[in-house]
RNA sequence: GGACAAUUAGCUCAGUUGGGAGAGCGGCGGGGUCAUAAUCCGCAGGUCGCCAGUUCGAUUCUGGCAUUGUCCU
Repeated sequence: GGACAAUUAGCUCAGUUGGGAGAGCGGCGGGGUCAUAAUCCGCAGGUCGCCAGUUCGAUUCUGGCAUUGUCCU
């Protein structure tokens, strides 16, 4: 220098004809118990990496950039 993949909640990750942003774990509150634990219920938490483009509408399609990983030279 080039190719490919990934980037979504604190962590691990889902998310396809483009229209609802989600799960598990973790956190907080409550139930439960003599008190804990297990377990059950609820709640909070997101500029969907950044900037543009297309579109009535973009996590999703297109381009560029950034970061990380693998490979080639």